The RNA shown here (SAM riboswitch aptamer (S box leader)) has 101 nucleotides and comes from Promineifilum sp. NCBI's taxonomy places the organism under Bacteria, Bacillati, Chloroflexota, Promineifilales (SeqCode), Promineifilum (SeqCode). Its mean pLDDT, the model's own confidence on a scale to 100, is 90.
RNA sequence: CGCUUAUCUAGAGCAGUCGAGGGACCCGGCCCGGUGACACUGCAGCAACCAACCACGAUGGAAUGGUGCUAACUCCGGCAGCGAAAGCUGGAAGAUAAGAG
Numbered sequence: 001c002g003c004u005u006a007u008c009u010a011g012a013g014c015a016g017u018c019g020a021g022g023g024a025c026c027c028g029g030c031c032c033g034g035u036g037a038c039a040c041u042g043c044a045g046c047a048a049c050c051a052a053c054c055a056c057g058a059u060g061g062a063a064u065g066g067u068g069c070u071a072a073c074u075c076c077g078g079c080a081g082c083g084a085a086a087g088c089u090g091g092a093a094g095a096u097a098a099g100a101g
Stems, first nucleotide, its partner, number of pairs: 001101001003099006013043005021032003026078004044070003049066003053061003074093001079090004
């Protein structure tokens, strides 16, 4: 880097540094942001995909390690189907994990 499989309406924030944009990309919307966002670092936490562990019939528990995550449904829409509408379902794209390359 692409491929396969699974999941994505739950959950979990303080401090320090920096200083203007940020919410993946394009378009539209709506938000966050000098009362300092985003990012990075430290600590804390959430979760339980993988390994190890405990019980074990399915499975459950726990949270040591490897990841991940801690505004808003993956912030919402864009494509397709249904519908009078509200909306619902799916897809695409993306994210994360595990695996084989």